A computed fold for a 73-nucleotide RNA from a Patescibacteria group bacterium, annotated as transfer RNA. It matches the Rfam family "tRNA". By type it is a transfer RNA. Model confidence (mean pLDDT): 80 of 100. The sequence is in RNAcentral, with records from ENA.

RNA sequence: GCUCUCGUAGCUUAAUGGAUAGAGCAUCAGCUUGCGGAGCUGACGGUUGCAAGUUCGAGUCUUGCCGAGAGCA
Numbered sequence: 001g002c003u004c005u006c007g008u009a010g011c012u013u014a015a016u017g018g019a020u021a022g023a024g025c026a027u028c029a030g031c032u033u034g035c036g037g038a039g040c041u042g043a044c045g046g047u048u049g050c051a052a053g054u055u056c057g058a059g060u061c062u063u064g065c066c067g068a069g070a071g072c073a
Stems, first nucleotide, its partner, number of pairs: 001072007010025004018056001027043005049065005
C1' cells in the first nucleotide's frame, strides 16, 4: 500500500429496513439477615465510533473518515 471482518450501556452482548434499541454481569435502592453474603423486587445507565447519503422509516443498506483485528504484498 491492497483486501476482508468488527465498532451498540462501565463489561459481555441481542435486535428480518418498521414497537419506547432488549438482556446478562456490574453499580445503586428496597425486602430479607444479629451483620454480611446469597436470594427476591425495582431503579440508574445507550448521540448504536464520527460525518454525510438512500428511504415514508436506518443499529441494519451506500460512501468517506477514525479506531481494533486478520490476510496478502